[in-house]
RNA sequence: GAGUCGGCCAGGCAAUCGCUGUAGCAUGUCUGCAGAGGAAAGUCCGGGCUCCAUAGGGCAGGGUGCCAGGUAACGCCUGGGGGGCGUGAGCCCACGGAAAGUGCAGCAGAAAGUAAACCGCCAAAGCACCUUCGGGUGCCGGUAAGGCUGAAAGGGUGCGGUAAGAGCGCACCGCGCGGGUGGCAACAUUCCGCGGCUAGGUAAACCCCACCUGGAGCAAGACCAAAUAGGGAAGCAUGCAGCUUCGGCUGCGGUGUGUGGCCCGCACAGCUUCCGGGUAGGUUGCUUGAGGCCGGUGGCGACGCCGGUCCCAGAUGAAUGAUUGUCCGCGACAGAACCCGGCUUAUCGGCCGACUC
RNA sequence: GCCGACGUAGCUCAACGGUAGAGCGUCUGAUUUGUAAUCAGAUGGUUGGAGGUUCAAUUCCUCUCGUCGGCUCCA
Numbered sequence: 001g002a003g004u005c006g007g008c009c010a011g012g013c014a015a016u017c018g019c020u021g022u023a024g025c026a027u028g029u030c031u032g033c034a035g036a037g038g039a040a041a042g043u044c045c046g047g048g049c050u051c052c053a054u055a056g057g058g059c060a061g062g063g064u065g066c067c068a069g070g071u072a073a074c075g076c077c078u079g080g081g082g083g084g085c086g087u088g089a090g091c092c093c094a095c096g097g098a099a100a101g102u103g104c105a106g107c108a109g110a111a112a113g114u115a116a117a118c119c120g121c122c123a124a125a126g127c128a129c130c131u132u133c134g135g136g137u138g139c140c141g142g143u144a145a146g147g148c149u150g151a152a153a154g155g156g157u158g159c160g161g162u163a164a165g166a167g168c169g170c171a172c173c174g175c176g177c178g179g180g181u182g183g184c185a186a187c188a189u190u191c192c193g194c195g196g197c198u199a200g201g202u203a204a205a206c207c208c209c210a211c212c213u214g215g216a217g218c219a220a221g222a223c224c225a226a227a228u229a230g231g232g233a234a235g236c237a238u239g240c241a242g243c244u245u246c247g248g249c250u251g252c253g254g255u256g257u258g259u260g261g262c263c264c265g266c267a268c269a270g271c272u273u274c275c276g277g278g279u280a281g282g283u284u285g286c287u288u289g290a291g292g293c294c295g296g297u298g299g300c301g302a303c304g305c306c307g308g309u310c311c312c313a314g315a316u317g318a319a320u321g322a323u324u325g326u327c328c329g330c331g332a333c334a335g336a337a338c339c340c341g342g343c344u345u346a347u348c349g350g351c352c353g354a355c356u357c
Numbered sequence: 358g359c360c361g362a363c364g365u366a367g368c369u370c371a372a373c374g375g376u377a378g379a380g381c382g383u384c385u386g387a388u389u390u391g392u393a394a395u396c397a398g399a400u401g402g403u404u405g406g407a408g409g410u411u412c413a414a415u416u417c418c419u420c421u422c423g424u425c426g427g428c429u430c431c432a
Base pairs, nucleotide, nucleotide: 001357002356003355004354005353006352007351008350009349011327012326013325014324015323016322017321019035020034021033022032023031024030025028037333041344042343044342045341046340047339048338049217050216051215052214061213062212063211064210065209066080067079068078069077070076081095082093083092084091085090096208097207101206102205103202104201118147119146120143121142122141126139127138128137129136130135155173156172157171158170159169160168174197175195176194177193178192179191180189181188182187221284222283223282224281231275232274233273234272235271236270239252240251241250242249243248255269256268257267258266259265291310292309293308294307295306296305297304298303328331358428359427360426361425362424363423364422367381368380369379370378375412382400383399384398385397386396387395405421406420407419408418409417
């Protein structure tokens, strides 16, 4: 000088005027204290909490996917394995199965998945013809070494072999399988044996295997509870008869209005009281929690355990602001709304530590 | 705050992973005295953006941006 990784800060101070919560008593234009974030965001995962058929098992659907561990749990984190990138510190990876099955691969190309003969190469065997008897030409054929097409053409190099070729044979490399060894495992292997190679790609295509998964969400849910309308119950208002102490009481019929000749039917409906549901509204859920800090201790680490200490927003048209002064490096992304653990995305600038070239 | 759906031409919508189309519109020409209608032709796409899987992505996956809809009680 260039770079990698991890952690931290997020304008400071003062004055005045406000806002929200809370405590106090002197009850008021009172005083004191506290008052956004690392992402409060996206709502992508996981939990707590609440309600609903107690949700135990199975199917369907969805999700996750190397191994081991951490955790309340996770798709998160830590450590390890494998692969890729970088000189390196280090970074990245949806990383189970394609020798269980099905599907897909346009165009090009001869051939695209039990491979394939367009060009090229060959003419040994067989047949036909010609012949100067050396052979030549054609047919039937053989051939994946070379060319062409494509994202992809079914191991590579060399030697042998052959008519030309070819794992056809051999050596080495690669690949696969089995065993041994190391490791909890993933996996590794400079060990042993076997297989001429069979088994191309795609599972962020269906699928198979293993594991997980009930649904909804604080506008969940609980409590209190106006006015109006509507629901239920009782009584009154109405007719006839009887009794009467003239206030009413008892019995029967069941009310009234409209339509209509009448019945059935249909439509509409008065007053009072009470009851339950329940809207507006209010209270609660609402912030003490898998919590922060310090110390010790176990572990490589994520993290666990023990002790001490602290209380750190809680609104509901929704507070956390405005003005002025001053200092500096002139201040980014952005603001709680039930609460936590993660991930992802946005972010001016600055500080600290470790490491690499 | 919570839950869900959708982004393709100027507009409204299509498109089993294999060259992104249709209707309306716009422009030009024909027809007409002229316009409309009609006919012929043309025009127009970062498939909202960024990354990934795949030989190949509008389509599959992830992130992000934007738009729209729903939410209480009884029945």

This is a predicted complex of two RNAs, RNase P RNA and transfer RNA, with 432 nucleotides together. The prediction has a mean pLDDT of 79. Rfam match: Bacterial RNase P class A. The family's RNA type in Rfam is ribozyme.